[in-house]
RNA sequence: GAGUGGGCGAGGCGAUCGCUCGCUCGGCUUCGGCCGGGCGGGAGGAAAGUCCGAACUGGGCAGGGCACGGUGGUGGCUAACGGCCACCCGGCGCGAGCCGAGGGACAGUGCCACAGAAAACAUACCGCCUUCGACGCGCGACCCGUGUUUCGGGUCGGCCGCCGUCGGCGAUCCGUCGAAGCCCGGGUCGCGCGUCGCAGGUAAGGGUGAAAAGGUGCGGUAAGAGCGCACCGCGAACGCGGGUGACCGCGUCGGCAGGGCAAACCCCACCGCCAGCAAGCCCAAAUAGGCAGCGAGAGGCGGCCCGUCUCGUUUGAGCUGCGGGUAGGGCGCUCGAGCGGCCUGGUAACAGGCCGCCCAGAUGAAUGAUCGCCGUUCGCCUUGCGGUGAACAACAGAAUUCGGCUUAUUCGCCCACUC
Repeated sequence: GAGUGGGCGAGGCGAUCGCUCGCUCGGCUUCGGCCGGGCGGGAGGAAAGUCCGAACUGGGCAGGGCACGGUGGUGGCUAACGGCCACCCGGCGCGAGCCGAGGGACAGUGCCACAGAAAACAUACCGCCUUCGACGCGCGACCCGUGUUUCGGGUCGGCCGCCGUCGGCGAUCCGUCGAAGCCCGGGUCGCGCGUCGCAGGUAAGGGUGAAAAGGUGCGGUAAGAGCGCACCGCGAACGCGGGUGACCGCGUCGGCAGGGCAAACCCCACCGCCAGCAAGCCCAAAUAGGCAGCGAGAGGCGGCCCGUCUCGUUUGAGCUGCGGGUAGGGCGCUCGAGCGGCCUGGUAACAGGCCGCCCAGAUGAAUGAUCGCCGUUCGCCUUGCGGUGAACAACAGAAUUCGGCUUAUUCGCCCACUC
């Protein structure tokens, strides 16, 4: 300098003015409280999301099962958990460390886009190899034909010469015949090469993909292949050893025994009744219903009587009592799996012991504002002591309570470790 893991703080003290709760004193009171004084308490690391787990409360419930939901390496911690600690395995990182819903794919079903021949009872597009067939080319052998050269003049004819009666002889040339060679053309066979087709072998190579039946090398083969061998990898096999266990190490053996997905259905193991403090409980008006009893009167006008009006006496006025519910009030409600310190056990999570402490309970919902001193950090001046200026920011804000997880977020400090 770059990082990794973890922890702490969220300004302190004082004054003044407020808000809220409790206690207390005084005054007032319609007895419900109200006002004033004093003392004490008054947001968070996440109070948030409401994602898990519990306490508590009500409902349901003999017990068990089905369905549904959740969890899923091993061992431990815990009231419990999907939390925490330690370890194992896999992946990432040079490393400190980080990440992982981390049971089962041989119970069954299903899915695997695009590309690709094929996405799974494996298959075969290109390629490689073999057989057969067709075509083409090349080479070789044989055969045939044309031409040509040479030879034989073998056979014969023509021309010419000589002898001679029809005939004979002779040289050259031409035609013809034969043989051999060469050139050209054609055919058949064989071999080789190429192209195409059929059938077969192969999975080394190419190509596709996130993924295609271990890797490298040598041998082997028609070409190939764990087909064989060596090394590496692998373990669905066995043994020995270590560990409580997940698992690990070593050896033997096995040519490898055949893709992935279960945060797809599903299978296995374990856990789980439902609702939530607007839970739930208590006190309890007015009015209108309900029930029971008494019941012939009750009420208005009016000081009272008379009078008059209304309601009622089978459809019951009125009075009394009871009961449920509402408004309202109270409880639940803040002492709790609590907080701090020390010691002991444990690697740790955590547990135990001793001592000390009381720390919001509001409900149109309080927790705020100003000033002074100090502190912290940063900038500037100064050798230094020190002086001076600025900032104390962010996310956010209780609502039954705890244990977690996750998310939001500023500034500063500390510890351990790595490169």
Molecule: Bacterial RNase P class A
Organism: marine sediment metagenome